[in-house]
RNA sequence: UCCUGUAAAUAGCAAACUCGUCAAAAGGCGGGGACGCAAAGUCAUGGGUCUAAAGUUGCGGCAACGCAACCAUGAUCGCCAGAUUGCCGAU
Repeated sequence: UCCUGUAAAUAGCAAACUCGUCAAAAGGCGGGGACGCAAAGUCAUGGGUCUAAAGUUGCGGCAACGCAACCAUGAUCGCCAGAUUGCCGAU
C1' cells in the first nucleotide's frame, strides 16, 4: 500500500415509537429513544419500491365539487447495485 473483516482497541451512526416542525402525500428536519449497522459516511448514476399535489382520462353532478384510474418533475442510500471518501490492523 492492497485485499479481507471486527479478534482487540478507539470512536461513530441511530430503527420502531414519541414530541415539535415542514410538506398535498410519501417523506424530511430537530429533541428524546436504541432495533440494529464494518461504511446504517456521501452521491438519486442504473434498477426496485413509496406517494400523486399539479396534469390527463372516465363517472356522478345544474354547478361548485366528489370518486376512480394513469402519471414523477417528488421521495427512499437503514432496498439492491454502482461511484467516491474514511477508523483499526488480529488473518
c-di-GMP-I riboswitch aptamer from Anaerolinea sp., 91 nucleotides, folded computationally. Rfam family: c-di-GMP-I riboswitch aptamer. About the family: GEMM was predicted in a large-scale screen for bacterial structured RNA regulatory elements. The sequence was found by an Rfam model in a public genome assembly. The prediction has a mean pLDDT of 86.